[in-house]
RNA sequence: GCGCCCUUCGUCUAUCGGUUAGGACGUCAGCCUUUCACGCUGAAGAGGCGGGUUCGACUCCCGCAGGGCGCG
Numbered sequence: 001g002c003g004c005c006c007u008u009c010g011u012c013u014a015u016c017g018g019u020u021a022g023g024a025c026g027u028c029a030g031c032c033u034u035u036c037a038c039g040c041u042g043a044a045g046a047g048g049c050g051g052g053u054u055c056g057a058c059u060c061c062c063g064c065a066g067g068g069c070g071c072g
Stems, first nucleotide, its partner, number of pairs: 001071007010025004018055001027043005048064005
């Protein structure tokens, strides 16, 4: 330099055009307990950036950025 793949809550991971963007762990609060832990209940919390297509984009297309693999 070229090609391919990936980027979603703090972490891991669902979601193949119309979902309230779901779950697990974690965090916080309450309950329980003498206290902690465990357990139960609840809550907060996410689409890398910029364009385009579309009535509608996390999803499709282009560019950029970051990461990974291969080739040279």
A computed fold for a 72-nucleotide RNA from Methylobacterium sp. WL119, annotated as transfer RNA. Lineage of the source: Bacteria > Pseudomonadati > Pseudomonadota > Alphaproteobacteria > Methylobacterium. Rfam family: tRNA. From the family's description: Transfer RNA (tRNA) molecules are approximately 80 nucleotides in length. The sequence was found in a public genome assembly.